[in-house]
This record gives sequence, structure tokens and C1' cells, in this order.
RNA sequence: CUCGAGAAAGGCAAACCCGUCGCAAGGCGGGGGCGCAAAGCCAGGGGAGCGCAUCGGCCUUAUGUUGGCUGUGCGGUCGGCCCGGCUGCCGAAG
Repeated sequence: CUCGAGAAAGGCAAACCCGUCGCAAGGCGGGGGCGCAAAGCCAGGGGAGCGCAUCGGCCUUAUGUUGGCUGUGCGGUCGGCCCGGCUGCCGAAG
């Protein structure tokens, strides 16, 4: 350096519940504990999801309105979806 033990010490904390903030995706605090060797940090690429639109297409309608699906654009969200970047505790075997 690679690697991660039926090792030790410590750490984080999914679902769910309560409170709170947000239109929402979600955030934060408390409880909780499924899991995690980077489940520490960073929205750069992909992905997911949310909101909005004097926008495009389709469905709905006799027409229009309303509503729905989808594309595009813009703005948020997710680092416990993947890639990438930065940093880092402990330690046997190989």
C1' cells in the first nucleotide's frame, strides 16, 4: 500500500413514531435500530423524485374550461442509488 477478522474500542443510524420547517420532494431535533469500514464531507456526471411555466405533444371535451400523462426549460431535494473528488479511526491473516 492492498485488504477487512465470528478481533477490540469507539462511531453513524433505515423503516416507523413525536415535534418543527418547507407548496412539495425533503431538512432539522427527540425516540427507534434495518443496516453501514467511509452510512464522514462535496450536487461535478448519471439516476430518482418534487415544484413552477404567457412553452410543445397526447388524452379527456361538441367547443372551451377544468383535469390527467408526457417532453423541454428553470429552480429545489436525495451523498443510506451509482460514478467521481477530498479527508479519516482501528487492526489479524493473506
Overview: c-di-GMP-I-GGC riboswitch aptamer from a Pirellulales bacterium, 94 nucleotides, folded computationally. Taxonomically the source falls in Pirellulales (Bacteria, Pseudomonadati, Planctomycetota, Planctomycetia). Of the family's consensus pairs, 90% are formed in the model. Its Rfam family is "c-di-GMP-I-GGC riboswitch aptamer". Gene Ontology term of the family: cyclic-di-GMP binding.